[in-house]
Molecule: small-subunit ribosomal RNA
Organism: uncultured bacterium
RNA sequence: AGAGUUUGAUCCUGGCUCAGAGCGAACGUUAGCGGCGGGCCUAACACAUGCAAGUCGAACGAGAAAACCUUCGGGUGAGUACAGUGGCGCACGGGUGAGGAACGCGUAGGUAAUCUACCCUCUGGCGGGGGACAACACUCCGAAAGGAAUGCUAAUACCGCAUAAGACCACGCUUACUACGGUGAGAGUGGUAAAAGGCGCCUCAAAGCGUCACCAGAGGAUGAGCCUGCGUCCCAUCAGCUUGUUGGUGAGGUAAUGGCUUACCAAGGCUAAGACGGGUAGCUGGUCUGAGAGGAUGAUCAGCCACACUGGGACUGAGACACGGCCCAGACUCCUACGGGAGGCAGCAGUGGGGAAUAUUGGACAAUGGGCGCAAGCCUGAUCCAGCCAUGCCGCGUGAGUGAUGAAGGCCUUAGGGUUGUAAAGCUCUUUCACCGGGGAAGAUAAUGACGGUACCCGGAGAAGAAGCCCCGGCUAACUCCGUGCCAGCAGCCGCGGUAAUACGGAGGGGGCUAGCGUUGUUCGGAUUUACUGGGCGUAAAGCGCGCGUAGGCGGCUUGCCAAGUUGGGGGUGAAAGCCCAGGGCUCAACCCUGGAACUGCCCUCAAAACUGGCUCGCUAGAGACCGGGAGAGGUGAGUGGAAUUCCCAGUGUAGAGGUGAAAUUCGUAGAUAUUGGGAAGAACACCAGUGGCGAAAGGCGGCUCACUGGACCGGUACUGACGCUGAGCGCGAAAGCGUGGGGAGCAAACAGGAUUAGAUGCCCUGGUAGUACACGCCGUAAACGAUGAGUGCUAGAUGUUGGGGGGCUUGCCCUUCGGUGUCGUAGCUAACGCGUUAAGCACUCCGCCUGGGGAGUACGGCCGCAAGGUUAAAACUCAAAGGAAUUGACGGGGGCCCGCACAAGCGGUGGAGCAUGUGGUUUAAUUCGACGCAACGCGAAGAACCUUACCAGCUCUUGACAUGCUAGGUUUGGGGAUCGAGAGAUUGAUCCUUUCAGUUCGGCUGGGCCUAGUACAGGUGCUGCAUGGCUGUCGUCAGCUCGUGUCGUGAGAUGUUGGGUUAAGUCCCGCAACGAGCGCAACCCUCGCCCUUAGUUGCCAGCGGUCCGGCCGGGCACUCUAGGGGAACUGCCGGUGACAAGCCGGAGGAAGGCGGGGAUGACGUCAAGUCCUCAUGGCCCUUACGGGCUGGGCUACACACGUGCUACAAUGGCGGUGACAGUGGGCUGCAAGGGGGCGACCCUGAGCAAAUCUCUAAAAACCGUCUCAGUUCGGAUUGCACUCUGCAACUCGGGUGCAUGAAGGCGGAAUCGCUAGUAAUCGCGGAUCAGCAUGCCGCGGUGAAUACGUUCCCGGGCCUUGUACACACCGCCCGUCACACCAUGGGAGUUGGCUUUACCUUAAGCUGGCGCGCUAACCUUCGGGAGGCAGCCAACCACGGUAAGGUUAGCGACUGGGGUGAAGUCGUAACAAGGUAGCCGUAGGGGAACCUGUGGCUGGAUCACCUCCU
Repeated sequence: AGAGUUUGAUCCUGGCUCAGAGCGAACGUUAGCGGCGGGCCUAACACAUGCAAGUCGAACGAGAAAACCUUCGGGUGAGUACAGUGGCGCACGGGUGAGGAACGCGUAGGUAAUCUACCCUCUGGCGGGGGACAACACUCCGAAAGGAAUGCUAAUACCGCAUAAGACCACGCUUACUACGGUGAGAGUGGUAAAAGGCGCCUCAAAGCGUCACCAGAGGAUGAGCCUGCGUCCCAUCAGCUUGUUGGUGAGGUAAUGGCUUACCAAGGCUAAGACGGGUAGCUGGUCUGAGAGGAUGAUCAGCCACACUGGGACUGAGACACGGCCCAGACUCCUACGGGAGGCAGCAGUGGGGAAUAUUGGACAAUGGGCGCAAGCCUGAUCCAGCCAUGCCGCGUGAGUGAUGAAGGCCUUAGGGUUGUAAAGCUCUUUCACCGGGGAAGAUAAUGACGGUACCCGGAGAAGAAGCCCCGGCUAACUCCGUGCCAGCAGCCGCGGUAAUACGGAGGGGGCUAGCGUUGUUCGGAUUUACUGGGCGUAAAGCGCGCGUAGGCGGCUUGCCAAGUUGGGGGUGAAAGCCCAGGGCUCAACCCUGGAACUGCCCUCAAAACUGGCUCGCUAGAGACCGGGAGAGGUGAGUGGAAUUCCCAGUGUAGAGGUGAAAUUCGUAGAUAUUGGGAAGAACACCAGUGGCGAAAGGCGGCUCACUGGACCGGUACUGACGCUGAGCGCGAAAGCGUGGGGAGCAAACAGGAUUAGAUGCCCUGGUAGUACACGCCGUAAACGAUGAGUGCUAGAUGUUGGGGGGCUUGCCCUUCGGUGUCGUAGCUAACGCGUUAAGCACUCCGCCUGGGGAGUACGGCCGCAAGGUUAAAACUCAAAGGAAUUGACGGGGGCCCGCACAAGCGGUGGAGCAUGUGGUUUAAUUCGACGCAACGCGAAGAACCUUACCAGCUCUUGACAUGCUAGGUUUGGGGAUCGAGAGAUUGAUCCUUUCAGUUCGGCUGGGCCUAGUACAGGUGCUGCAUGGCUGUCGUCAGCUCGUGUCGUGAGAUGUUGGGUUAAGUCCCGCAACGAGCGCAACCCUCGCCCUUAGUUGCCAGCGGUCCGGCCGGGCACUCUAGGGGAACUGCCGGUGACAAGCCGGAGGAAGGCGGGGAUGACGUCAAGUCCUCAUGGCCCUUACGGGCUGGGCUACACACGUGCUACAAUGGCGGUGACAGUGGGCUGCAAGGGGGCGACCCUGAGCAAAUCUCUAAAAACCGUCUCAGUUCGGAUUGCACUCUGCAACUCGGGUGCAUGAAGGCGGAAUCGCUAGUAAUCGCGGAUCAGCAUGCCGCGGUGAAUACGUUCCCGGGCCUUGUACACACCGCCCGUCACACCAUGGGAGUUGGCUUUACCUUAAGCUGGCGCGCUAACCUUCGGGAGGCAGCCAACCACGGUAAGGUUAGCGACUGGGGUGAAGUCGUAACAAGGUAGCCGUAGGGGAACCUGUGGCUGGAUCACCUCCU
């Protein structure tokens, strides 16, 4: 410090996730030792049992017993124990965090508004009396707890009196300060209060002395109360709250101020700087994290607060409204004799319960501290220790050295090896820890040690007792094998798993940490992802629709003063601990100790005066004002004008009109449309008209005239003097819509009809109502947009236009200035697009707004509205993205340019018939398999009767039909042929004949062969073409596809390759930030066309000779031809055109002319295209079978459907006749002449020929004649009979022939195919395969056309451009209803709880007040009584409780609303391209649904045209 994840890729925005650190943790698994910490986060749930606060006999009275002794009287025990009166303590210490948002806490102050027991210092005292009550005794009640009556008694208990320095109170006086209320100080007068006590010494006693107490006062210390400034969570969907409320006066109350309480008076007080309400929470020092600022947190330790079963209350006291006190009420638990009683672990242990989860009913007061006491001492679950728990931190160990045959085993393997791995074993050592034995502290100052026989020290034995956990796809460090097969599973994010998984499970190996390791949860970090440090808002989320303006925030130049902010110095405080630094102590560390620093804060004080602020003197540059001008659809009201539409009347006129893509609905012979004249009504204002104008702004404003009226601009000025900017509230605000009234021509939601369509609740058409227009009143929203808040200043220009001013002249321009409105553009900015003095630049001020997508601008609540609805505005849940800009492609029912038998123009077909052939389907035991748009379907198959053959049925073999190796045995009887038997055959048995491997040491000895048995293995047309190689198809013979360097861009990428021409071509030329290059194109190759040359047999024959007249022979190689070599064509020449180019057009010459014709040749790539059944091959599968063999069957089936063909439908023909002219090829298991037979297929015979020699071989169309338009002399299917050929065999299932039969069919619907010249069409010929079988395929030649205006359209393609929500790329993407499942949520008649408010009732305990006729010790008394007190009663207040009415919150809820999610459901096709009607926004109506329509608006619309501007 970053990383992963949106895309085909890129940049940006933006969320999600990870790596780090921490924890009072828990869970899983593992576990040797020690030190130091920590240990109910949940039920402030309930608690058995024990302990946690007592002490003092030196305050007081009373006062045993057991036991022992005894002289039996008694003594000791013993003035002991127990209880009581009294004093002090019990308000500390310890626990918990429920409540509480508060002066509760923190911090800084105040208290002249206060108290403080015990302690310290000082001053002055401590005199003299009195009456009781416990204990006790006795009686009584009660189960108990406990209580009652009578009687006795002491005190440091209680009560008068005396004394009063000082204190307090009252009164007046003096003085200081003052906020004028008072407060402090001083002296004076009057009034007010004590325990003569205990102990010790001395003494007979008193007295005295000492000491501890005690009283009054002053001061201190400590502790506490109260008050104040500042700080202290979330919600504004809590916006108004408050009646003791705010203040005053009097009174009361308190230690003390105060509405703290009360009576009266006033009507105040708080609040947007957040009152009131709701929710949550103990606060802090600190702790965790972080670079910091911050954020989170408040266990342990420390300070403060609050609480003590729940609620209320007071008493006592210095202190409490009291954890281990009291009273009352309530709930709960326990005891009970049923009448009544008792209790409060949030003290320490412990129990139940809850929970993921948190310990011993331990020891000791030895230390530290606390209470009481003169003290000894007692008490102390505070505390100090121990126990349990890896809960955390820290430390240590589980051994060290050596050891290569790199052992064995495991795993992998290319089978060689590699790895585990010096690891082990082995050898040599050591003994920390643990264990055993011995010694043994400090902590304690004289005594006292729970810890503890602990720490520590010494000795001993023996490598001995001691290693796990997680991970290994990327992030992220660490890889292989097997298993599994979208299963099982993993997963923090991205994502793995559908037969080769480094991602699941196991194993080997590796990586990380280590007595731990992982997981879960949680906090901070990373996250600059709430941005103070440190973000944004044109298009990503985000500028309010717009203005006026209150509070608030901010604010021009200048003088002086103040000193609030600010800055500096000083002082106080900021507890300790912690963090940090230094030093020290435990062997180190953790831990602990000492010191320092720090605690960024607050307060006081001194000083400064630049800046901000306040007050003040001035100023004019901001702002305003005055005067003079011109421009304008600025606003409101009234009037008025013409054109057009519609309607009405009349005329002319006749059959249509209207409307559309085409139609129809509709209107019209009752006279429409058209046309002429007249009239009526309403609405809107053509041309001018313009990125022109106006408006404070936005919405908006358009005929003309008048009236009223607002603002801006320009020029001038001698006025005011900062009056300014921004801004919760208020106002304005298109269209639609709402209310009332009138109005209504046209248009037109809804609606109706007609079309379109699969449907058409639409688009189109005909009608048509609200509405649109007006008046008045609502609504308050729009893509209310420049998607750009307002204001001010600064920062290059160029060029239009608009309204003014100035200057110059040549009067039409130029220069200049202010205001507006545009375009381009510099710097700069921006993710890019783009913005660019009209900023999206550089700055300042103020406001509004944003924080992932969906849910949702929705629900609930509030406010507004007549309603529609608006505004404010969530959450659950869900996703790993949603987005912006730009890039490359692809696509478009986008555009431009261009090409192609693509269309058009032509010729001939297919689709109809019959047949052939292939396919689908069906059938079948099997109909083997593959190929499926083009690019499967006369395709693999260049030829299925058997074979082929892979399929089916049956039979049969098992080292196999075939290959190699090994072991054992046998044999060299192995091969061939014939005959016979069984069988369907494979196979098998028998007999006969023929032939008899090589070497040899002559041994079945060696090699080879063969057979048998066995073992490795063979074999598989079994699967996977989506594991592959190779080969092939296709786009496409289309002109494209790329690279290097450079340049541009943040980048993907671009440029080059685009542009202007040109070409068949990325062909060439020119231009150009490109310059070059490669694969393609072209050329080089083959062939045809011309010529030359070489060579002449089997070819040829011009001339010569012969001839049986046949190039047959001699001869010749001229010609044809054959097959080798060469030449020839290059836009080379001329003219035109073009740009002086490339090229194009025409011409000449030429056999051939602009690529001369044809072929071969197929770029980068696409289609997971085809093929595992050509071959090869990974993996999987079968192994007496999924292998091998055989017989028969099937691949040939047949209601149908399709493709490809053949033959036809006829006269351009059929039939008959005549009988001319080719070329390519083939031939020995062959082609076969010729001759003979047969009507013929064919048969018999057979010359010649391994071929320029012989042969197939006859070419056919042609020509002549005939038929005369018919189902025919067309057509030949089908069928019968009879033959023929091949073959082992033609039944299933071949070809051919003859005779006979003579079907459909009369040119073919929608649709569709081929072809541009020697082509189409037509005619025949040959060949491969092959025993036989050809309408198929591959070739060959003969005859031989028509047409192309042209590129609008269809299809395909190329280039450029444009849009895109596509990138699996339009066969894309994607929306909504409906149906199903699940999830969360809103409404909901209600219902059940919680909290809370108000009113009233009831009042316990208690305090206060009143009464107090009952009772009454101290004091007074005149002895009667009184004062005072107590009980009791009454009243006010009041907890709990009750009644009623609300508020709020949570749970449940029939039913219901939408939402989300889900692999394949249904209906449509709304959106993305002009998405096929451009889309979207607001609004209204309608409709299964997406949606449609009306109205206004926007461009975030493609395309074309026009206009304007710039260059």